Source information:
This is a predicted structure of a 132-nucleotide RNA (c-di-AMP riboswitch aptamer (ydaO/yuaA leader)). Of the family's consensus pairs, 92% are formed in the model.

[in-house]
RNA sequence: UUGAAUAGGAAGCUGAAUCCAGCAAUGGAGCGGGAGAACCAAUUUUUGGGGUGAAUCGCGAUCGUUUCGCGUAGGGCAUCUUUUCUGUCCGAAUCCGUCAGCUAAUCUCGUAAGCAUUAGAAAAGAGUGAGG
Numbered sequence: 001u002u003g004a005a006u007a008g009g010a011a012g013c014u015g016a017a018u019c020c021a022g023c024a025a026u027g028g029a030g031c032g033g034g035a036g037a038a039c040c041a042a043u044u045u046u047u048g049g050g051g052u053g054a055a056u057c058g059c060g061a062u063c064g065u066u067u068c069g070c071g072u073a074g075g076g077c078a079u080c081u082u083u084u085c086u087g088u089c090c091g092a093a094u095c096c097g098u099c100a101g102c103u104a105a106u107c108u109c110g111u112a113a114g115c116a117u118u119a120g121a122a123a124a125g126a127g128u129g130a131g132g
Stems, first nucleotide, its partner, number of pairs: 012115003018029004030111006040101001048099001049096004057071005074090004079126008
């Protein structure tokens, strides 16, 4: 000097998944999801159908099962919001159980899990910190 690992600190990221009270059980607020009239819409229900989620779809190979590759709708990336241009990563998983369009009242459920050096530039606005 360079690279890697570990630990600490600072400020964080995906996501609804935060805060408060309580010895605890649990409850509340906030945020998020589902079911559910009229009107409207739709009438195609084994080719089953539907929900959460950004995570759909296509092509090719592999084989007689699954696996892999290339793209793609869509989504994320560090003070915050929006716009523009580039860069990069993701493009899963799972639940209901024959059944659900929208949907006021109403009913009901969740409030987890995981991560790491922070992508860059420009414009407008709003903030914070440091220095003087």